RNAcentral holds the full RNA, with entries from ENA, Greengenes and SILVA. This is a predicted structure of a 474-nucleotide part of an RNA (small-subunit ribosomal RNA, 3' major domain) from an uncultured bacterium.
Context: one part of a larger RNA
C1' cells in the first nucleotide's frame, strides 16, 4: 500500500421494515441431477448453470447409437484426358448406390481452342461438432449503472511510497461550495442520441368530420378545423418568490406550468475482479485421427423413469362457474403469404376466393358492463388421465406433433420449515401480436386493457461505497 475483522464512524440498494402477489403442498409443461440405456450426443453448476446455447429434434436438423456403404473423398485449388451442360426411362436395393437404355449437342472463336459444367485417373491434398477456454482473438456474464480508477509536473519520505482523491458541507453520482503543497489533466458520472408526456409551424391521403346536402355505413359531394400521421422548432434552467444555509454550493417551501428539481422509460458497462463463459457460432497455435475420430445413407435415439431439485402453466371456486346480450385498444405480420363475404360441418376444419406488397385488404380482443342461472357440495369447482370418432400439416404423425366432438372425471379445500418478487400507470389481473416456424409454445420478447397497498423508519439480516483502526495475512 492492500486485503481481513462476529473493530469504530457516516451513506446507499425492495437490504430490512409497512405493504400486495407468489414459491415450497396438487396436478401439467419444460430444464437439470439420478437412474437406465447400443445410444439417450456435448455445453452451462453458488450468487452469475438448471424454459440456459435451443428464436421451435417426427425425416432433416443430428453432433450420438447401430447397420449398409465410400475411399483425392459430401467441400477447395492446382494437372492430365474424355464428354456440352442438363434432362427422361427400366431394373436391384431400406436407402445410399450399382447396372443400362434414351432425349440434347448450346455460348465465344484468330478454328488451335477457350468460358461454364460433369465424368474418370494420378499426386500434392482435403476433412474433423476429435483434445485443450489452464495456449488464444473475439464475444459474453458478474461485482454495477457501483462511484469509482489514474496520470502530468511539483511538494513530503533513504525508501516502498505519499500528496492532489483526505477535511467539513452537499449530491443520484471522485455532482459541486468552502478551505488546504498542491496545480492540472485523463478514463468514468453528467449531457449530447432514441422514445414518452405539452404546445406551434409546415403538409392533407389510404387516415380525420365540426358546419352544409347524403347515406344502411366518412358511403358520396364537400371541408382543412379537429384528431391522427411525420419533418421542423417552442418548452424545464432551481429560471421566479418565499425560508434556511456561510454573501457559497444547496436544501424545504410556493407559484406559474403539460411538465419541476436527472419529468417517466431506453441506449449508454470505467480502472479491473473470478486462469468466470465459449476451440459446438466465427477465427485461431500445439496435439491427436487420416480405408477414419473424414464421408453418404436407412432406422432408431436426444422424447426413457422407483425418485430428487429448479422455473412456469392449471386450479382448489360465489370479488366465482355457465348461458344469452353488449363496448372498447395498442403494437405488430402478410405475396410459395394474410386472407373477407357465401356456403357445409355440432366442432377442429373443408369449399370458396373478393380485397391486399398494406393509415386502404386480412385477424370475435378478453377482462368490464347488463340479464338469468347454480348456493357451499369435491360441487354446474377443478380438469389431469383414459376409451373413441375426426381434423390439419407434411414423402412420412408407431416410436414422438397440433388441434376438434362425444364419454370418462384423478389430485387439489389455500399449503411445514423455509423462500422470492415488486416503490406507479408499478405490483396485481386480463387478453393481442411477433420472431423461430411445412406443423409444433403454458417459453421468450414486445403491445396495450383494468389497475391498488404500503414505506414510521435504519436497531437487526445481505450486498455496496466512503474515512478511521488492530493484525503473527499478502
Nucleotide at each position: 500500500u492492500g486485503a481481513c475483522g462476529g473493530g469504530g464512524a457516516c451513506c446507499c440498494g425492495c437490504a430490512c421494515a409497512a405493504g400486495c402477489g407468489g414459491u415450497g403442498g396438487a396436478u401439467g409443461a419444460u430444464g437439470u441431477g439420478g437412474a437406465u440405456u447400443a445410444a439417450u450426443u456435448c455445453g452451462a453448476u453458488g450468487c452469475a448453470a438448471c424454459g440456459c446455447g435451443a428464436a421451435g429434434a417426427a425425416c432433416c436438423u443430428u453432433a450420438c447409437c447401430u447397420g449398409c456403404u465410400c475411399g483425392u473423398g459430401a467441400c477447395a485449388u492446382g494437372c492430365c484426358a474424355g464428354g456440352a451442360a442438363c434432362g427422361g426411362c427400366u431394373a436391384a436395393g431400406a436407402g445410399a448406390u450399382u447396372a443400362g437404355c434414351u432425349g440434347g449437342u448450346g455460348c465465344c472463336u484468330u478454328c488451335g481452342g477457350g468460358a461454364a459444367u460433369c465424368u474418370g485417373g494420378g499426386c500434392a491434398c482435403a476433412g474433423g461438432u476429435g483434445c485443450u477456454g489452464c495456449a488464444u482473438g473475439g464475444c459474453u456474464g458478474u461485482c454495477g449503472u457501483c462511484a469509482g480508477c489514474u496520470c502530468g509536473u511539483g511538494u513530503c519520505g533513504u525508501g516502498a511510497g505519499a500528496u492532489g482523491u483526505u477535511g467539513u458541507c452537499u449530491u443520484a453520482a471522485g455532482u459541486g461550495a468552502c478551505g488546504c503543497a498542491a496545480c492540472g489533466a485523463g478514463c468514468g458520472c453528467a449531457a449530447c442520441c432514441c422514445u414518452u408526456g405539452c404546445c406551434a409551424c409546415u403538409a392533407g391521403u389510404u387516415g380525420c368530420c365540426a358546419u352544409a346536402a347524403u347515406u344502411a355505413a366518412g358511403u358520396u359531394u364537400g371541408g382543412a378545423a379537429c384528431u391522427u400521421u411525420a419533418g421542423u422548432g417552442g418548452g424545464a434552467c432551481u429560471g421566479c418568490u418565499g425560508a434556511u444555509g456561510u454573501u457559497a454550493g444547496g436544501u424545504c417551501a410556493g407559484a406559474g406550468g403539460a411538465a419541476g428539481g436527472u419529468g417517466g422509460g431506453g441506449a449508454u458497462g470505467a480502472c479491473g475482479u473470478c486462469a468466470a463463459g465459449u476451440c459446438c457460432u466465427c477465427a485461431u497455435g500445439g496435439c491427436c485421427c487420416u480405408u477414419a475420430u473424414g464421408a453418404g445413407c436407412a432406422g432408431g435415439g436426444c422424447u426413457u423413469c422407483a425418485c430428487a431439485c429448479g422455473u412456469c402453466a392449471u386450479a382448489c371456486a360465489a370479488u366465482g362457474g355457465u348461458a344469452g346480450g353488449u363496448a372498447c385498444a395498442g403494437a405488430g405480420a402478410g405475396u410459395a403469404g394474410c386472407a373477407a363475404a357465401g356456403u357445409c360441418g355440432u366442432g377442429a376444419g373443408g369449399c370458396g376466393g373478393a380485397g391486399c406488397c398494406a393509415a386502404u385488404c386480412u385477424a370475435u380482443a378478453a377482462a368490464g358492463c347488463c340479464u338469468a342461472u347454480c348456493g357451499u357440495a369435491g360441487u354446474c369447482c377443478g380438469g389431469a388421465u383414459u376409451g373413441u370418432a375426426c381434423u390439419c400439416u407434411g414423402c412420412a404423425a408407431c416410436u414422438c406433433g397440433a388441434g376438434u366432438g362425444c364419454a370418462u372425471g384423478a389430485a387439489g379445500u389455500c399449503g411445514g420449515a423455509a423462500u422470492c418478487g415488486c416503490u406507479a400507470g408499478u405490483a396485481a389481473u386480463c387478453g393481442c401480436a411477433g420472431a423461430u416456424c411445412a406443423g409444433c409454445a403454458u417459453g421468450c420478447u414486445g403491445c396495450g386493457g383494468u389497475g391498488a397497498a404500503u414505506a414510521c423508519g435504519u436497531u437487526c439480516c445481505c450486498g455496496g461505497g466512503u474515512c478511521u483502526u488492530g493484525u503473527a495475512c499478502a